[in-house]
Background:
The RNA shown here (transfer RNA) has 76 nucleotides and comes from an uncultured Thermoguttaceae bacterium. Model confidence (mean pLDDT): 80 of 100.
RNA sequence: CGGGGCGUAGCGCAGCCUGGAUUAGCGCAUCUGCUUUGGGAGCAGAGGGUCGGGAGUUCAAAUCUCCCCGCCCCGA
Numbered sequence: 001c002g003g004g005g006c007g008u009a010g011c012g013c014a015g016c017c018u019g020g021a022u023u024a025g026c027g028c029a030u031c032u033g034c035u036u037u038g039g040g041a042g043c044a045g046a047g048g049g050u051c052g053g054g055a056g057u058u059c060a061a062a063u064c065u066c067c068c069c070g071c072c073c074c075g076a
Base pairs, nucleotide, nucleotide: 001075002074003073004072005071006070007069010028011027012026013025020059030046031045032044033043034042052068053067054066055065056064
């Protein structure tokens, strides 16, 4: 320098290809309650995101387009 992949909650992921409506879900973790002498396990509930950043297209963008940033892989 060129090509490819990834970036979504504290952690690990789905959703993206095929845009759709008011609340972006799942597991673990955290918090509260019940249970227990206590802990753990179990049961019930709750909080936590504006989807890496910006711009564009559109009635509507996590999803499509462009630029940039970070990480990983391949090639020179």
Rfam family: tRNA. Its family is annotated with triplet codon-amino acid adaptor activity in the Gene Ontology. By type it is a transfer RNA.